[in-house]
Molecule: transfer RNA
Organism: Gemmatimonadota bacterium
RNA sequence: GCCCUCGUAGCUCAGAGGAUAGAGCGACUGCCUCCUAAGCAGUAGGUCCCGCGUUCGAGUCGCGGCGAGGGCA
Repeated sequence: GCCCUCGUAGCUCAGAGGAUAGAGCGACUGCCUCCUAAGCAGUAGGUCCCGCGUUCGAGUCGCGGCGAGGGCA
C1' cells in the first nucleotide's frame, strides 16, 4: 500500500428497511436471612463510531472518514 471482517447498554452479543432498539452477565433497590451468599421481584443504563447519501421510513442499504482484528505484498 491492497483486500476481507467487525464497530449497538459497563462486558459478551442479538437485531439483515417499518416497534417504544433487546437478551445474558454486571450495577442499584426491595423481599427473604441473625449476617452474607443463593433465590425472587423490580429499577436505571444506548448520540446504534462520525459524516453524507438512498428511501415515505435506516441500527439495518450505498459512499467517505476514524478505530479494531485478520490476510497479501